The RNA shown here (transfer RNA) has 73 nucleotides and comes from a Candidatus Berkelbacteria bacterium. Its mean pLDDT, the model's own confidence on a scale to 100, is 82. Its Rfam family is "tRNA". By type it is a transfer RNA.
RNA sequence: GGGCCUAUAGCUCAGCUGGUAGAGUGUCGCAUUCGCAUUGCGAAGGUCGCCGGUUCGACUCCGGCUAGGUCCA
Numbered sequence: 001g002g003g004c005c006u007a008u009a010g011c012u013c014a015g016c017u018g019g020u021a022g023a024g025u026g027u028c029g030c031a032u033u034c035g036c037a038u039u040g041c042g043a044a045g046g047u048c049g050c051c052g053g054u055u056c057g058a059c060u061c062c063g064g065c066u067a068g069g070u071c072c073a
Stems, first nucleotide, its partner, number of pairs: 001072007010025004019056001027043005049065005
């Protein structure tokens, strides 16, 4: 220098064929307990890496950039 893959909640990751973004875990509150743990219920937490384009509508499609991984040279 070139090819490919990845970037979504604090963490690990889903999200199909474009139609208002979710799970597990963690955190907080309540219930349960003498208390803790466990369990149950509830809540908070997201500019979907950045910029632009297409579209009535983009996490999703297209282009560029950044960061990480991998292969070739």